[in-house]
RNA sequence: UUCAUUAACGGGCAAACUCCGGGAAAUCGGAGGACGCAAAGCUGUGGGCCUACUGCGGGAGACUGCUACGGUUGCCAGGCUGCUGAU
Numbered sequence: 001u002u003c004a005u006u007a008a009c010g011g012g013c014a015a016a017c018u019c020c021g022g023g024a025a026a027u028c029g030g031a032g033g034a035c036g037c038a039a040a041g042c043u044g045u046g047g048g049c050c051u052a053c054u055g056c057g058g059g060a061g062a063c064u065g066c067u068a069c070g071g072u073u074g075c076c077a078g079g080c081u082g083c084u085g086a087u
Base pairs, nucleotide, nucleotide: 004087012037013036017032018031019030020029021028022027035074041080042079043078045077046076047075048072049071050070055066056065057064058063
């Protein structure tokens, strides 16, 4: 120095829920709040899952079926990057 493991110190992030706001929705942002997380840092690259504005059908109608160009990185994986350094 690198790798595995992950003890300690220093710390980091922040689920559910509540309030405010964006959005058709999924869900996202801010504040509070901590369920947890050694990458729960970044990335939508592959898969999964969620939603269906729009679009295409069905229906007299109410509605309804399919569909991501939307979302989810705290669903899994890949890629990139990082702190520590007892054993």

Background
Model confidence (mean pLDDT): 87 of 100. A computed fold for an 87-nucleotide RNA from a Bacillota bacterium, annotated as c-di-GMP-I riboswitch aptamer. Of the family's consensus pairs, 95% are formed in the model.